[in-house]
RNA sequence: GCAAACCCGGCGAAAGCCGGCGACGCAAAGCCGUGGGUCUAAAGUCACACCUUAAAUAAGAGCGCUUUCGGAUGUGAUCAUGAUAGCCAGGCUGCCGAA
Numbered sequence: 001g002c003a004a005a006c007c008c009g010g011c012g013a014a015a016g017c018c019g020g021c022g023a024c025g026c027a028a029a030g031c032c033g034u035g036g037g038u039c040u041a042a043a044g045u046c047a048c049a050c051c052u053u054a055a056a057u058a059a060g061a062g063c064g065c066u067u068u069c070g071g072a073u074g075u076g077a078u079c080a081u082g083a084u085a086g087c088c089a090g091g092c093u094g095c096c097g098a099a
Base pairs, nucleotide, nucleotide: 001026002025007020008019009018010017011016024086030092031091032090034089035088036087037084038083039082044078045077046076047075048074049073051071052070054068055067056066
């Protein structure tokens, strides 16, 4: 010099970020998402459940069962384009003093 957690206010779907308070710590805990790791999963996709428009379904009509295409809702899975620099590596810059 910086400022963890908690708490307060705000942003965000979330992870998280910003500001205030506050100090756990840090000799780069300054800056940069280049590589890796980790975190989140809104949107997308898939599956299942349920509702529903339309169509099809053994003489005719209706209803129902069943099937097909589509739409809505819910759950689960998957997945960064999101985040993390106080996770590691890397890049850039760098205070005072001593040797």

A computed fold for a 99-nucleotide RNA from a soil metagenome, annotated as c-di-GMP-I riboswitch aptamer. Rfam family: c-di-GMP-I riboswitch aptamer. From the family's description: GEMM was predicted in a large-scale screen for bacterial structured RNA regulatory elements. Its mean pLDDT, the model's own confidence on a scale to 100, is 85.